[in-house]
Context: one part of a larger RNA
RNA backbone atom coordinates (compact mmCIF):
# COMPACT_ATOMS: atom_id res chain seq x y z
C1' N A 1 0.00 0.00 0.00
C1' N A 2 0.18 6.24 -1.09
C1' N A 3 4.27 7.74 -3.32
C1' N A 4 8.81 6.05 -5.44
C1' N A 5 11.38 2.45 -7.97
C1' N A 6 13.73 -2.47 -10.57
C1' N A 7 21.91 -2.37 -15.69
C1' N A 8 25.71 -2.19 -10.95
C1' N A 9 22.35 0.08 -4.37
C1' N A 10 16.33 -4.27 -2.61
C1' N A 11 13.79 -5.40 -7.22
C1' N A 12 12.67 -8.10 -14.80
C1' N A 13 9.55 -14.00 -14.14
C1' N A 14 15.07 -18.79 -17.53
C1' N A 15 12.18 -18.64 -22.31
C1' N A 16 7.87 -19.10 -25.27
C1' N A 17 2.47 -20.28 -26.61
C1' N A 18 -1.85 -18.63 -24.88
C1' N A 19 -7.14 -18.40 -21.36
C1' N A 20 -9.66 -14.75 -18.41
C1' N A 21 -8.80 -9.72 -17.86
C1' N A 22 -6.66 -4.78 -19.17
C1' N A 23 -5.67 -1.66 -23.42
C1' N A 24 -6.65 -0.80 -28.65
C1' N A 25 -6.20 2.31 -36.01
C1' N A 26 -9.31 5.80 -39.73
C1' N A 27 -14.47 7.06 -40.77
C1' N A 28 -20.27 7.42 -41.05
C1' N A 29 -24.98 6.63 -38.77
C1' N A 30 -27.65 5.13 -34.49
C1' N A 31 -27.93 4.36 -29.11
C1' N A 32 -27.30 6.84 -24.40
C1' N A 33 -24.44 2.49 -20.15
C1' N A 34 -20.08 5.64 -18.55
C1' N A 35 -19.78 11.27 -18.98
C1' N A 36 -22.10 16.52 -18.80
C1' N A 37 -26.41 19.99 -17.73
C1' N A 38 -31.37 21.38 -15.72
C1' N A 39 -35.71 20.13 -12.62
C1' N A 40 -37.50 17.32 -8.52
C1' N A 41 -37.43 13.96 -4.08
C1' N A 42 -34.31 12.45 -0.33
C1' N A 43 -29.88 13.53 2.19
C1' N A 44 -33.29 13.46 10.55
C1' N A 45 -31.76 16.37 14.66
C1' N A 46 -27.28 17.54 16.86
C1' N A 47 -22.54 18.96 14.30
C1' N A 48 -19.22 22.27 10.63
C1' N A 49 -19.01 27.35 8.29
C1' N A 50 -21.09 32.67 7.92
C1' N A 51 -24.18 36.39 10.15
C1' N A 52 -27.26 38.01 14.26
C1' N A 53 -28.72 37.46 19.32
C1' N A 54 -28.86 35.69 25.17
C1' N A 55 -25.99 34.88 30.02
C1' N A 56 -20.62 41.30 32.09
C1' N A 57 -16.79 38.31 28.18
C1' N A 58 -15.59 33.46 26.67
C1' N A 59 -16.72 28.46 26.98
C1' N A 60 -21.92 27.39 26.65
C1' N A 61 -26.85 28.35 24.57
C1' N A 62 -30.65 30.25 20.85
C1' N A 63 -32.11 31.95 15.68
C1' N A 64 -31.38 32.50 10.34
C1' N A 65 -28.69 31.12 6.06
C1' N A 66 -25.50 27.60 4.09
C1' N A 67 -22.91 22.99 3.78
C1' N A 68 -24.45 17.93 3.58
C1' N A 69 -19.19 16.37 -1.82
C1' N A 70 -24.10 11.33 -2.37
C1' N A 71 -28.27 8.53 -4.17
C1' N A 72 -33.29 7.91 -6.64
C1' N A 73 -36.81 9.74 -10.36
C1' N A 74 -37.27 12.81 -14.58
C1' N A 75 -36.15 16.19 -18.98
C1' N A 76 -32.26 17.07 -22.23
C1' N A 77 -26.83 17.08 -24.59
C1' N A 78 -23.57 13.81 -27.80
C1' N A 79 -17.22 15.75 -27.88
C1' N A 80 -14.80 11.36 -25.73
C1' N A 81 -15.20 5.86 -23.98
C1' N A 82 -18.66 1.79 -24.47
C1' N A 83 -22.53 -0.82 -27.37
C1' N A 84 -25.11 -1.87 -32.39
C1' N A 85 -24.88 -1.44 -37.82
C1' N A 86 -21.94 -0.05 -42.20
C1' N A 87 -17.43 1.47 -44.74
C1' N A 88 -11.82 2.03 -45.13
C1' N A 89 -6.33 0.56 -45.32
C1' N A 90 -1.91 2.77 -42.74
C1' N A 91 -1.66 -1.86 -37.82
C1' N A 92 -1.82 -7.30 -38.38
C1' N A 93 -2.03 -11.31 -41.70
C1' N A 94 -2.25 -14.29 -46.56
C1' N A 95 -0.59 -15.42 -51.62
C1' N A 96 3.78 -14.98 -55.18
C1' N A 97 9.21 -14.62 -56.64
C1' N A 98 13.92 -14.99 -54.58
C1' N A 99 17.82 -15.25 -50.67
C1' N A 100 21.09 -16.40 -46.31
C1' N A 101 21.77 -19.57 -42.18
C1' N A 102 26.37 -24.50 -36.76
C1' N A 103 17.53 -23.44 -36.36
C1' N A 104 15.30 -28.69 -35.16
C1' N A 105 14.82 -34.35 -36.01
C1' N A 106 16.27 -39.02 -38.22
C1' N A 107 19.52 -41.85 -41.22
C1' N A 108 24.15 -42.70 -43.49
C1' N A 109 29.33 -41.82 -44.59
C1' N A 110 34.43 -39.77 -43.78
C1' N A 111 39.45 -38.32 -42.30
C1' N A 112 43.05 -36.76 -38.42
C1' N A 113 44.08 -37.97 -33.41
C1' N A 114 43.85 -41.26 -28.92
C1' N A 115 43.86 -46.05 -26.61
C1' N A 116 44.03 -51.27 -27.19
C1' N A 117 45.34 -55.99 -30.03
C1' N A 118 48.65 -58.71 -33.68
C1' N A 119 53.15 -58.74 -36.47
C1' N A 120 58.07 -56.48 -38.34
C1' N A 121 62.70 -53.34 -37.39
C1' N A 122 65.50 -52.28 -33.13
C1' N A 123 67.81 -51.83 -27.81
C1' N A 124 67.67 -49.79 -22.78
C1' N A 125 65.28 -47.07 -21.27
C1' N A 126 60.17 -44.48 -21.10
C1' N A 127 57.74 -41.07 -17.65
C1' N A 128 58.38 -36.95 -14.09
C1' N A 129 61.11 -31.50 -10.70
C1' N A 130 61.39 -36.33 -8.20
C1' N A 131 59.04 -40.75 -6.98
C1' N A 132 55.00 -44.17 -7.22
C1' N A 133 54.28 -46.47 -12.29
C1' N A 134 56.11 -48.99 -16.84
C1' N A 135 60.15 -51.98 -19.55
C1' N A 136 65.20 -57.34 -21.23
C1' N A 137 58.70 -62.26 -20.56
C1' N A 138 61.63 -56.60 -25.30
C1' N A 139 58.88 -51.16 -23.52
C1' N A 140 59.69 -45.88 -25.51
C1' N A 141 60.63 -44.93 -30.94
C1' N A 142 59.28 -46.47 -35.97
C1' N A 143 56.50 -49.36 -39.89
C1' N A 144 52.23 -52.48 -41.42
C1' N A 145 47.41 -54.59 -40.35
C1' N A 146 43.02 -54.75 -37.21
C1' N A 147 39.32 -53.05 -33.30
C1' N A 148 36.64 -49.50 -30.33
C1' N A 149 34.47 -45.16 -28.56
C1' N A 150 34.18 -40.03 -28.44
C1' N A 151 34.96 -35.31 -30.65
C1' N A 152 34.85 -32.83 -35.49
C1' N A 153 41.48 -29.22 -36.78
C1' N A 154 41.83 -25.67 -41.02
C1' N A 155 37.36 -22.61 -42.97
C1' N A 156 36.09 -19.55 -38.06
C1' N A 157 35.07 -13.93 -37.89
C1' N A 158 33.67 -8.23 -32.39
C1' N A 159 30.43 -13.63 -38.34
C1' N A 160 25.53 -16.71 -38.79
C1' N A 161 20.86 -19.15 -36.79
C1' N A 162 17.36 -19.87 -32.67
C1' N A 163 12.09 -17.48 -28.01
C1' N A 164 15.46 -18.89 -24.41
C1' N A 165 18.45 -23.10 -23.03
C1' N A 166 21.56 -23.54 -27.06
C1' N A 167 23.46 -24.94 -32.17
C1' N A 168 30.06 -26.13 -35.86
C1' N A 169 32.89 -32.71 -40.38
C1' N A 170 30.18 -34.27 -45.19
C1' N A 171 25.74 -36.02 -47.60
C1' N A 172 20.40 -37.45 -47.89
C1' N A 173 15.31 -37.14 -46.15
C1' N A 174 11.56 -34.72 -43.09
C1' N A 175 10.64 -29.96 -40.73
C1' N A 176 10.22 -24.65 -37.97
C1' N A 177 11.37 -19.60 -38.32
C1' N A 178 13.52 -15.11 -40.79
C1' N A 179 15.03 -11.13 -44.63
C1' N A 180 14.19 -8.61 -49.28
C1' N A 181 11.16 -7.34 -53.65
C1' N A 182 6.68 -6.29 -56.49
C1' N A 183 1.75 -6.49 -56.92
C1' N A 184 -2.86 -8.67 -55.40
C1' N A 185 -6.06 -10.24 -51.40
C1' N A 186 -8.47 -10.35 -46.09
C1' N A 187 -10.23 -5.97 -43.50
C1' N A 188 -8.39 -4.22 -36.92
C1' N A 189 -8.39 -10.21 -37.44
C1' N A 190 -4.02 -6.20 -32.87
C1' N A 191 -0.68 -5.55 -28.07
C1' N A 192 0.01 -7.59 -23.33
C1' N A 193 -1.02 -11.67 -20.55
C1' N A 194 -2.97 -13.41 -13.71
C1' N A 195 -3.87 -18.70 -13.78
C1' N A 196 -2.70 -22.74 -17.40
C1' N A 197 0.31 -25.51 -20.99
C1' N A 198 4.97 -26.42 -23.33
C1' N A 199 10.40 -25.88 -23.92
C1' N A 200 14.45 -25.53 -20.71
C1' N A 201 22.68 -25.90 -19.78
C1' N A 202 25.35 -28.77 -16.46
C1' N A 203 24.97 -32.01 -12.54
C1' N A 204 21.72 -35.76 -10.58
C1' N A 205 17.91 -40.08 -10.75
C1' N A 206 15.35 -44.85 -13.12
C1' N A 207 15.66 -49.04 -16.94
C1' N A 208 18.66 -51.10 -20.80
C1' N A 209 23.01 -50.53 -23.76
C1' N A 210 28.04 -48.51 -24.48
C1' N A 211 32.76 -47.24 -22.43
C1' N A 212 38.47 -44.88 -26.37
C1' N A 213 39.97 -40.44 -23.95
C1' N A 214 38.93 -37.51 -19.77
C1' N A 215 37.72 -38.14 -14.87
C1' N A 216 34.23 -36.43 -8.91
C1' N A 217 34.90 -40.45 -5.15
C1' N A 218 38.94 -43.59 -3.95
C1' N A 219 44.29 -45.55 -3.77
C1' N A 220 49.31 -44.46 -4.17
C1' N A 221 53.75 -40.97 -5.02
C1' N A 222 55.44 -36.14 -3.98
C1' N A 223 55.20 -31.09 -1.73
C1' N A 224 54.61 -29.28 3.25
C1' N A 225 55.29 -27.77 10.03
C1' N A 226 50.75 -30.41 8.48
C1' N A 227 48.49 -31.10 2.97
C1' N A 228 41.95 -34.96 4.04
C1' N A 229 44.64 -29.69 -1.51
C1' N A 230 47.30 -27.41 -5.58
C1' N A 231 51.51 -31.28 -8.88
C1' N A 232 52.28 -36.61 -10.53
C1' N A 233 50.82 -42.18 -11.41
C1' N A 234 46.44 -44.99 -11.48
C1' N A 235 41.12 -44.99 -11.26
C1' N A 236 34.97 -46.04 -10.15
C1' N A 237 30.50 -43.34 -11.01
C1' N A 238 29.86 -40.04 -14.78
C1' N A 239 30.79 -38.03 -19.49
C1' N A 240 28.16 -41.17 -24.87
C1' N A 241 23.18 -43.67 -26.89
C1' N A 242 17.64 -44.91 -26.32
C1' N A 243 13.37 -44.02 -23.39
C1' N A 244 11.43 -41.73 -18.90
C1' N A 245 12.18 -38.22 -14.72
C1' N A 246 14.39 -33.76 -12.51
C1' N A 247 13.15 -28.08 -13.60
C1' N A 248 17.48 -25.58 -11.39
C1' N A 249 22.14 -21.79 -12.94
C1' N A 250 26.32 -15.38 -12.55
C1' N A 251 19.36 -19.51 -17.09
C1' N A 252 23.45 -12.32 -17.64
C1' N A 253 22.82 -7.49 -21.78
C1' N A 254 22.76 -8.95 -14.03
C1' N A 255 18.58 -4.37 -18.75
C1' N A 256 10.24 -7.92 -19.37
C1' N A 257 7.24 -7.65 -24.09
C1' N A 258 5.11 -4.54 -27.99
C1' N A 259 4.53 0.22 -30.58
C1' N A 260 5.83 5.38 -31.76
C1' N A 261 9.21 9.49 -31.77
C1' N A 262 14.35 11.79 -30.93
C1' N A 263 22.10 14.32 -34.15
C1' N A 264 25.72 11.92 -36.46
C1' N A 265 30.34 8.93 -37.76
C1' N A 266 33.03 4.22 -38.64
C1' N A 267 32.91 -1.37 -39.28
C1' N A 268 30.55 -6.03 -40.37
C1' N A 269 26.49 -10.00 -42.19
C1' N A 270 22.21 -10.92 -45.68
C1' N A 271 19.08 -8.62 -49.52
C1' N A 272 17.13 -4.68 -53.01
C1' N A 273 17.85 -0.50 -56.27
C1' N A 274 20.37 3.51 -59.14
C1' N A 275 24.96 5.45 -61.36
C1' N A 276 29.58 4.13 -63.18
C1' N A 277 31.03 0.00 -65.44
C1' N A 278 37.94 -0.20 -63.67
C1' N A 279 38.57 -1.43 -58.55
C1' N A 280 34.00 1.41 -57.10
C1' N A 281 30.20 5.12 -55.48
C1' N A 282 25.02 6.80 -53.89
C1' N A 283 20.24 5.47 -51.74
C1' N A 284 17.41 1.85 -48.97
C1' N A 285 15.54 -2.56 -45.69
C1' N A 286 16.85 -6.20 -41.89
C1' N A 287 20.51 -7.92 -38.27
C1' N A 288 25.12 -7.46 -35.46
C1' N A 289 29.36 -4.26 -33.24
C1' N A 290 32.42 0.27 -31.94
C1' N A 291 32.50 5.68 -30.99
C1' N A 292 29.52 9.64 -29.85
C1' N A 293 25.28 14.67 -29.75
C1' N A 294 21.04 16.12 -27.07
C1' N A 295 18.81 13.93 -23.12
C1' N A 296 19.06 10.68 -18.90
C1' N A 297 22.02 8.90 -14.60
C1' N A 298 24.22 9.04 -7.52
C1' N A 299 28.20 8.08 -10.42
C1' N A 300 29.98 4.43 -13.63
C1' N A 301 27.96 4.78 -17.87
C1' N A 302 23.83 4.69 -21.53
C1' N A 303 22.94 7.06 -25.98
C1' N A 304 17.78 4.95 -33.01
C1' N A 305 20.01 -2.53 -30.51
C1' N A 306 18.43 3.71 -24.87
C1' N A 307 19.38 3.22 -19.27
C1' N A 308 16.28 9.41 -23.85
C1' N A 309 10.77 11.00 -24.70
C1' N A 310 5.79 8.71 -24.32
C1' N A 311 1.74 4.88 -24.39
C1' N A 312 -0.28 -0.34 -23.24
C1' N A 313 0.02 -4.73 -20.34
C1' N A 314 2.58 -8.21 -17.11
C1' N A 315 6.33 -9.61 -13.25
C1' N A 316 8.94 -7.83 -9.05
C1' N A 317 11.11 -4.48 -4.65
C1' N A 318 10.13 -1.95 0.47
C1' N A 319 16.67 -1.97 6.14
C1' N A 320 20.70 -6.06 7.61
C1' N A 321 20.81 -10.82 10.08
C1' N A 322 17.48 -14.78 11.46
C1' N A 323 16.34 -17.28 6.09
C1' N A 324 15.30 -18.92 1.02
C1' N A 325 15.32 -21.38 7.22
C1' N A 326 10.65 -23.38 10.00
C1' N A 327 5.70 -24.81 9.10
C1' N A 328 1.60 -26.11 5.90
C1' N A 329 0.37 -27.29 0.90
C1' N A 330 1.65 -28.88 -4.24
C1' N A 331 5.18 -31.57 -7.29
C1' N A 332 9.28 -35.46 -7.38
C1' N A 333 11.50 -42.50 -7.28
C1' N A 334 15.02 -39.76 -4.60
C1' N A 335 18.14 -35.67 -4.45
C1' N A 336 15.20 -31.91 -3.85
C1' N A 337 12.05 -27.96 -6.30
C1' N A 338 7.93 -24.28 -5.95
C1' N A 339 5.27 -21.30 -2.51
C1' N A 340 7.25 -19.10 2.08
C1' N A 341 6.92 -16.73 7.68
C1' N A 342 7.75 -15.38 12.89
C1' N A 343 10.14 -14.90 17.56
C1' N A 344 14.66 -12.72 18.51
C1' N A 345 18.62 -9.33 17.32
C1' N A 346 21.43 -4.96 15.18
RNA sequence: UUGGGCGUAAAGGGCGCGUAGGCGGUUUCGUAAGCCUGGUGUGAAAGGCUCCGGCCCAACCGGAGUUGUGCGCUAGGAACUGCGAGACUUGAGUUCUUGAGGGGAAGCUGGAAUUCCUGGUGUAGGGUAAAUCUGUAGAUAUCAGGAAGAACACCGGUGGCGAAGGCGAACUUCUGGCCAGAAACUGACGCUGAGGCGCGAAAGCGUGGGGAGCGAACAGGAUUAGAUACCCUGGUAGUCCACGCCGUAAACGAUGUGCACUAGGCGUAGGGUCCAUGAGGGCUCUGUGCCGUAGCUAACGUGUUAAGUGCACCGCCUGGGGAGUAUGCUCGCAAGAGUGAAACUC